Record summary: This is a predicted structure of a 114-nucleotide RNA (Guanidine-I riboswitch aptamer) from a Paracoccaceae bacterium. It matches the Rfam family "Guanidine-I riboswitch aptamer". The literature on the family includes a 2017 paper in RNA by Battaglia et al., "Structural basis for guanidine sensing by the ykkC family of riboswitches". Rfam's curators write: This family represents a conserved RNA structure found upstream of the ykkC and yxkD genes in Bacillus subtilis and related genes in other bacteria. The function of this family is unclear although it has been suggested that it may function to switch on efflux pumps and detoxification systems in response to harmful environmental molecules. NCBI's taxonomy places the organism under Bacteria, Pseudomonadati, Pseudomonadota, Alphaproteobacteria, Paracoccaceae.
RNA sequence: ACGCAGGGCAUCUAGGGUUCCGCCUCUUCCUCCUCCCUGAGGGUCUGGACCGAGAGUUGCCACCGGCGCGGCCAAUUCCGCGACGGUACACGGCGGGACAAAAUCCCGGGAGAG
Numbered sequence: 001a002c003g004c005a006g007g008g009c010a011u012c013u014a015g016g017g018u019u020c021c022g023c024c025u026c027u028u029c030c031u032c033c034u035c036c037c038u039g040a041g042g043g044u045c046u047g048g049a050c051c052g053a054g055a056g057u058u059g060c061c062a063c064c065g066g067c068g069c070g071g072c073c074a075a076u077u078c079c080g081c082g083a084c085g086g087u088a089c090a091c092g093g094c095g096g097g098a099c100a101a102a103a104u105c106c107c108g109g110g111a112g113a114g
Stems, first nucleotide, its partner, number of pairs: 007061004012056001015051002020048002022045001023042004062087004067082005089109001091112001095107003
């Protein structure tokens, strides 16, 4: 300097905005008030619901390891099953992208740094 690998899916959470529901403010409407109705605005509105982590949680699967068991004439060699163990480490912009919109989502274990 270059290459390969660091697995997949789901649940939950940190976090996130505002299309929908709700809430709040002003307003139209009504003989008056309240409520309903109309329009505009508010996420610096707790919320329902929604999005949601490579470096967060949990579960299942997958892969690897040796051990044990079964199958066929036979098995360290082929096929399958079981329990146990392992799957390490990980600082990170700017900018852009999707959905209504935003984000630790995606670009991205990127650029860069050590």